Source information:
A computed fold for a 79-nucleotide RNA from Sulfurovum sp., annotated as c-di-GMP-I riboswitch aptamer. It was read from a public genome assembly, where an Rfam model found it. The coordinates come from a structure-prediction model, not an experiment, and the mean pLDDT is 81.

[in-house]
């Protein structure tokens, strides 16, 4: 450098539920808070689920990456 693999280690991230704000809504943003997590770092590409809005077929536009895939970057240790 490359693969594979997740004991250790120093670390990292943060479910639920609340406070405060933004949105029609799903839900996002901050602060408390840890259920968990080897990518729960990033991408809404592909399914899956949710919200809004049209509708003759069916479709438009959003959410959600910690729901499954897929892309792509990294940390530490061992082989």
């Nucleotide at each position: 450098u490359a693969u594979u693999u997740a004991u250790u280690g120093u670390g990292c991230c943060a479910a639920a539920c609340u406070u405060g704000u933004u949105g029609u809504g799903a839900a996002g943003c901050a602060g408390g808070g840890a259920c968990g997590g080897a990518a729960a770092g990033c991408c809404a590409u592909g399914g899956g689920u949710c919200u809004u809005g049209a509708a003759g077929a069916u479709u438009a536009a959003g959410a959600u990456c910690g729901c499954c895939a897929g892309g792509u970057u990294g940390c530490u240790a061992a082989a």